[in-house]
RNA sequence: GGCCCCAUCGUCUAGUGGUCUAGGACAUCGGCCUCUCACGCCGGUAACGCGAGUUCGAACCUCGCUGGGGUCACCA
Numbered sequence: 001g002g003c004c005c006c007a008u009c010g011u012c013u014a015g016u017g018g019u020c021u022a023g024g025a026c027a028u029c030g031g032c033c034u035c036u037c038a039c040g041c042c043g044g045u046a047a048c049g050c051g052a053g054u055u056c057g058a059a060c061c062u063c064g065c066u067g068g069g070g071u072c073a074c075c076a
Base pairs, nucleotide, nucleotide: 001072002071003070004069005068006067007066010026011025012024013023018056028044029043030042031041032040049065050064051063052062053061
């Protein structure tokens, strides 16, 4: 440098054009329960990497950028 894959709450992830002002688990915060703690139950906070395009409508499709990974080539 070419090609391919990936990027969503703190972490792991669901999502395949309208159900998403984005769901779940763990974590965290508050409450309930308990003599206390744990467990359990209820509730809260918390995310679509950036830009452009297509479309009536984009987390989702296209292009570019950024970052990460894989592979091939180069490295006299």